[in-house]
């Protein structure tokens, strides 16, 4: 809002909030300055850039690399934020995931 009449219950629909899922953005990336650690280490602060885009820009695991120096690299897992869309019931079939049993 409709049923609907003065009103209400009920029913149906729309919208909003929350949740889940999918999608878009961004790669939880790039670059620079200052400080800092040193194979039991590999970090901190600031700036810039990146989005028809506000915010965020880190955490953990693994490996490599650096023979003591100033520099990290690769890889795996994890969101947040902005916006869009979807998420009624029953049966059957197919596929996938999880749990349980053997």
């Nucleotide at each position: 809002c409709g049923u609907a009449a003065a009103a209400a219950a009920g029913c149906g629909a729309a919208u909003c909030c929350u949740g889940c899922u999918c999608g878009u953005a961004u790669a939880u990336a790039g670059u620079c300055g200052g400080g800092g650690a040193u194979a039991c280490g590999g970090c901190c602060c600031g700036a810039u850039c990146g989005u028809c885009u506000c915010u965020a820009c880190c955490c953990g695991g693994a490996a490599a690399c650096c023979u003591u120096a100033a520099a990290u690299u690769u890889u795996c897992g994890g969101a947040c934020u902005a916006c869009g869309a979807g998420c009624c019931c029953u049966a059957g079939c197919a596929u996938u995931g999880g749990a349980u049993a053997g």